[in-house]
RNA sequence: ACUGAAAAAGGCAAACCCUCCGAAAGGGGGGGACGCAAAGCCACGGGCCUACGUCCUGGAGACAGGAUAGGGCAGCCGGGCCGCCAAUG
Numbered sequence: 001a002c003u004g005a006a007a008a009a010g011g012c013a014a015a016c017c018c019u020c021c022g023a024a025a026g027g028g029g030g031g032g033a034c035g036c037a038a039a040g041c042c043a044c045g046g047g048c049c050u051a052c053g054u055c056c057u058g059g060a061g062a063c064a065g066g067a068u069a070g071g072g073c074a075g076c077c078g079g080g081c082c083g084c085c086a087a088u089g
Stems, first nucleotide, its partner, number of pairs: 001088001003086002011036002016031006034075001040081003044078003047073003052070001053068006
């Protein structure tokens, strides 16, 4: 430098359960392992999820319907940054 077939030092941890935070999506901690060679970090592009608030419509109102990220997902894809082990050169 390149690759992740095999091996190995090791690492992470889906679903589900308990608990806490959150309006929700989702997140933190504990248990637990479906998987992962970046399943380490970053919402930059696309995508997906949610709709407290805001806006629109209806309504006397309570409220209902719709739209919308200032909210999320890095274990959806791409991109950026950093890094362990090993094979090959």